This is a predicted structure of a 78-nucleotide RNA (Glycine riboswitch aptamer) from Bacillus benzoevorans. Lineage of the source: Bacteria > Bacillota > Bacilli > Caryophanales > Bacillus. The prediction has a mean pLDDT of 81.
RNA sequence: GAGCGGCUUCUGGAGAGAAUGCAGAAUAAAGCAUCGCCGAAGGGUUCACAAUCUCAGGCACAAGGACAGAAGAGUAAC
Numbered sequence: 001g002a003g004c005g006g007c008u009u010c011u012g013g014a015g016a017g018a019a020u021g022c023a024g025a026a027u028a029a030a031g032c033a034u035c036g037c038c039g040a041a042g043g044g045u046u047c048a049c050a051a052u053c054u055c056a057g058g059c060a061c062a063a064g065g066a067c068a069g070a071a072g073a074g075u076a077a078c
Base pairs, nucleotide, nucleotide: 001078007072008071009070010069011068012067017035019034020033021032022031036059037058038057042055043053044052045051
């Protein structure tokens, strides 16, 4: 000099009950119980992929979110 992977910032980013009851008070969230679902944090099954399991997670908005694009710093191979 180079600049993978990973990191930071910004942008895009799906799926599935605002479930029912405890429970009365606006809703939501949270707690407990009961079923119904999702697969794109992660994790398991698999030589690997696909596929699959849903343990965790999630099922209005928000948050999260695999992945993709741009930028930045910087560490490796070279």